[in-house]
RNA sequence: GGCUCGGUAGCUCAGUUGGUAGAGCAGGGGAUUGAAAAUCCCUGUGUCGGCCGUUCGAAUCGGCCUCGAGCCA
Numbered sequence: 001g002g003c004u005c006g007g008u009a010g011c012u013c014a015g016u017u018g019g020u021a022g023a024g025c026a027g028g029g030g031a032u033u034g035a036a037a038a039u040c041c042c043u044g045u046g047u048c049g050g051c052c053g054u055u056c057g058a059a060u061c062g063g064c065c066u067c068g069a070g071c072c073a
């Protein structure tokens, strides 16, 4: 330098063919207990890596850039 895959909540990751962004864990509040643990209930305004473009509408499609992993020079 070229190619492939990936960057989404604090962490690990879903998100089908473009149509208002989710799960588990963690965190916070409550119930319960003499007090805890466990259990149960409630709780998410996330610049979807960045910019531009296409579209009525973009996490999703296109271009460029950036970060990580791998492969080939």
Stems, first nucleotide, its partner, number of pairs: 001072007010025004019056001027043005049065005
Notes:
The RNA shown here (transfer RNA) has 73 nucleotides and comes from Roseibacillus sp. RNAcentral records the identical sequence in 2 taxa. Taxonomically the source falls in Roseibacillus (Bacteria, Pseudomonadati, Verrucomicrobiota, Verrucomicrobiia). The coordinates come from a structure-prediction model, not an experiment, and the mean pLDDT is 80. Its Rfam family is "tRNA". Rfam describes the family as follows. Transfer RNA (tRNA) molecules are approximately 80 nucleotides in length. Rfam classes the family as a transfer RNA.